[in-house]
Context: one part of a larger RNA
RNA sequence: CGUGGGAUUUUUGAGGGAGUUUGUCUCCAGUACGAGAGGACCGAGAUGAGCCAUUCCCUGGUGUGCCAGUUGUUGUCGUCAGACGCAUUGCUGGGUAGCCACAAUGGUAUUGGAUAAUCGCUGAAUGCAUCUAAGCGAGAAGCCAUUCCCAAGAUGAGAAAUCCAUGCCCCGUGAGGGGCGAAAGAACCCUAGUAGACUACUAGGUUGAUAGGCAGAGAGUGUAAGCAACGUAAGUUGUUUAGCUUAUCUGUACUAAUGUUCAAAGAGUAAAU
Numbered sequence: 001c002g003u004g005g006g007a008u009u010u011u012u013g014a015g016g017g018a019g020u021u022u023g024u025c026u027c028c029a030g031u032a033c034g035a036g037a038g039g040a041c042c043g044a045g046a047u048g049a050g051c052c053a054u055u056c057c058c059u060g061g062u063g064u065g066c067c068a069g070u071u072g073u074u075g076u077c078g079u080c081a082g083a084c085g086c087a088u089u090g091c092u093g094g095g096u097a098g099c100c101a102c103a104a105u106g107g108u109a110u111u112g113g114a115u116a117a118u119c120g121c122u123g124a125a126u127g128c129a130u131c132u133a134a135g136c137g138a139g140a141a142g143c144c145a146u147u148c149c150c151a152a153g154a155u156g157a158g159a160a161a162u163c164c165a166u167g168c169c170c171c172g173u174g175a176g177g178g179g180c181g182a183a184a185g186a187a188c189c190c191u192a193g194u195a196g197a198c199u200a201c202u203a204g205g206u207u208g209a210u211a212g213g214c215a216g217a218g219a220g221u222g223u224a225a226g227c228a229a230c231g232u233a234a235g236u237u238g239u240u241u242a243g244c245u246u247a248u249c250u251g252u253a254c255u256a257a258u259g260u261u262c263a264a265a266g267a268g269u270a271a272a273u
Stems, first nucleotide, its partner, number of pairs: 001153001005164007015150004021049007033038001050108006059101004066094005071087003075084003111145003118138004167180005185262004189205005210256003213252005219245003226239005
């Protein structure tokens, strides 16, 4: 831009794409077969491997803005104490959210149709024979569907539901032309994340819990500082399951979501009135 008014939501599926794997064991059955040794087809069931998808409840990893321990320091807070800085995050032990696999769940199914090689029925040419010439069947992990995904720019532009509206002014005899306002709705902008390179998408914008802050909870670490007691001291004990706490949850307008724009009047297409 188109899809002959303007929109919101939900869809149909022409067409396109993806997927299609495989082992072992048990039963049938020590049966058929075979002198024996050995040892099935068909069918039924179980359990794995590979691959793919989804997820973070469990297990585990990471977790450089969480907690603790600890070494060096001619550094900083005047000194002590207590902290901070630097040393690969200084090193070490743990660890929330998120992300992840080694974890969890599911799928890789089934059925139908037309066939290949092949196997057949009937059957002439050729009184026989012959699956083929006419005609009719069976038959594969393969083909077409069945499954999943995209999909009406499918210009052949589809369908359904719902929402909006016939206003005012000027010119014209009239058909009609010009202008103003402006609905449903949309966008810019702003606060953000279940989204993300950008864009897009999604949740919100005071009729508000969108983010931050604050409060409480959860979860993590593991018993802070100060003071007191004991000890010559290193230190131990008590106050104290303390103190601190990122991404999680709930609540709460304290802060920031300011401000603006676009958007039919038609060959008058439809409904209601």